[in-house]
RNA sequence: CCCGGCGUAGCUCAGCCUGGUAGAGCGGGGGACUGUAGAUCCCCUGGUCGCCGGUUCGAAUCCGGCCGCCGGGACCA
Numbered sequence: 001c002c003c004g005g006c007g008u009a010g011c012u013c014a015g016c017c018u019g020g021u022a023g024a025g026c027g028g029g030g031g032a033c034u035g036u037a038g039a040u041c042c043c044c045u046g047g048u049c050g051c052c053g054g055u056u057c058g059a060a061u062c063c064g065g066c067c068g069c070c071g072g073g074a075c076c077a
Base pairs, nucleotide, nucleotide: 001073002072003071004070005069006068007067010026011025012024013023020057027045028044029043030042031041032040050066051065052064053063054062
């Protein structure tokens, strides 16, 4: 330098194809239960959807550019 994949809650990831209210599990806080704790149950807590721009009535989703991570390839005089 080229190709591909990935970036969404504190963590692990869905959702993107086919635009229409941003989600799950775990975690954290409170409560019920329990002799205590654990387990279980209930409630709460959660977001710049990597960044900028474009298209659109409407963008996490489509398009362009950029950044970061991973894998492969090329180069290595």